RNA sequence: GCCGGACGGUCGCGAUGGGCUCGUCCCGUCGAGGAAAGUCCGGGCACCACAGGGCAGAUCGCCAGGUAACGCCUGGGAACGCGCCAUCUCCGGAUGUCGCGUGACGGACAGUGCCACAGAGAAUAGACCGCCGGCGGGAAACCGCCGGUAAGGGUGAAACGGCGGGGUAAGAGCCCACCGCGCAUCUGGCAACGAAUGCGGCACGGCAAACCCCGGUCGGUGCAAGGCCAAAUAGGUGGCGAGAGACGGCCCGUCUCGACCAAGACGCCACGGGUAGGCUGCUGGAGCACGCGAGCGAUCGCGCGCCGAGAGAAAUGACCGUCCCGGCCUCACGGCCGGACAGAACCCGGCUUACAGGC
Numbered sequence: 001g002c003c004g005g006a007c008g009g010u011c012g013c014g015a016u017g018g019g020c021u022c023g024u025c026c027c028g029u030c031g032a033g034g035a036a037a038g039u040c041c042g043g044g045c046a047c048c049a050c051a052g053g054g055c056a057g058a059u060c061g062c063c064a065g066g067u068a069a070c071g072c073c074u075g076g077g078a079a080c081g082c083g084c085c086a087u088c089u090c091c092g093g094a095u096g097u098c099g100c101g102u103g104a105c106g107g108a109c110a111g112u113g114c115c116a117c118a119g120a121g122a123a124u125a126g127a128c129c130g131c132c133g134g135c136g137g138g139a140a141a142c143c144g145c146c147g148g149u150a151a152g153g154g155u156g157a158a159a160c161g162g163c164g165g166g167g168u169a170a171g172a173g174c175c176c177a178c179c180g181c182g183c184a185u186c187u188g189g190c191a192a193c194g195a196a197u198g199c200g201g202c203a204c205g206g207c208a209a210a211c212c213c214c215g216g217u218c219g220g221u222g223c224a225a226g227g228c229c230a231a232a233u234a235g236g237u238g239g240c241g242a243g244a245g246a247c248g249g250c251c252c253g254u255c256u257c258g259a260c261c262a263a264g265a266c267g268c269c270a271c272g273g274g275u276a277g278g279c280u281g282c283u284g285g286a287g288c289a290c291g292c293g294a295g296c297g298a299u300c301g302c303g304c305g306c307c308g309a310g311a312g313a314a315a316u317g318a319c320c321g322u323c324c325c326g327g328c329c330u331c332a333c334g335g336c337c338g339g340a341c342a343g344a345a346c347c348c349g350g351c352u353u354a355c356a357g358g359c
Base pairs, nucleotide, nucleotide: 001359002358003357005323006322007321008320009319010318011317013031014030015029016028017027018026019025020023033341037352038351040350041349042348043347044346045222046221047220048219057218058217059216060215061214062076063075064074065073066072077105079102080101081100082099083098085096086095087094088093106213107212111211112210113207114206115205128153129152130149131148132147133146134145135144136143137142161179162178164176165175166174180202181200182199183198184197185196187194188193226280227279228278229277236271237270238269239268240267241266248261249260287306288305290303291302292301293300294299324339325338326337327336328335329334
């Protein structure tokens, strides 16, 4: 990286096509995955929001390419680890080529901060032991005081370049070679970055998955999105009808009667909103297989063929036979037991996690 028991039969379940003698009938077709999972990233699609820009917030971070897009993938660079080999060696190791692997791999001279324990000292370095010099004491061994010293010991994850030589009282990039580091030039490369040459005596410890700085990206909600049709009941608006015409208004200053107006219980009709319910969105797509071509590759182009779930949250199974694989028993024939993880619901691309056994 790939496969995820095979074939046949019987019965059953979901969806769908057809048939007639319409029956709980008959005949067909299709019916889970590599992860359908976690819902962690990225998109399509839909609705809502939205002049433009900034702040805040989130997230990403070597370079180039791929892609609809990505925090994914491919190729490369540097770093680190392992292995082989080669060279050097003070035999401890160091360096280099090649191969394999790993990953939040921008910035530590913008600023702030932190570096446990141990240790004398942890970033304006540092005298604990040791080493060296001077003075004093002492018969001497040695002791005390002052000073020099980062080569050696010791502590630590890390001790302010490494190693060798010179030098020195002892030491020290104090001086020199090599290595490292920095800078410059030149050169290879699209770039990250690399090679070569020269210069610098070393100035620059580590941590940004600490704050922070720099640069890029980012509107919100998810198919219970959204669209269409639309009962019953209750309520709303409008119209018509019917009827008591009490109370109120008006005609009139008051009373009676009457007419009109308004309000209103009741019935019918229409309209509109919502609910139940139905339809849609819904699966033909960044699709799959094969061939050819481009490319180191991810991937892309062309040709040809194919249609493979679309519910309701609910179907996708069981048994038998033959074979396969594994275990146990058996001298053998054979017998018994077992065959993982898991399971669609708007759809894709990734990542991660689970997984008997096999290639």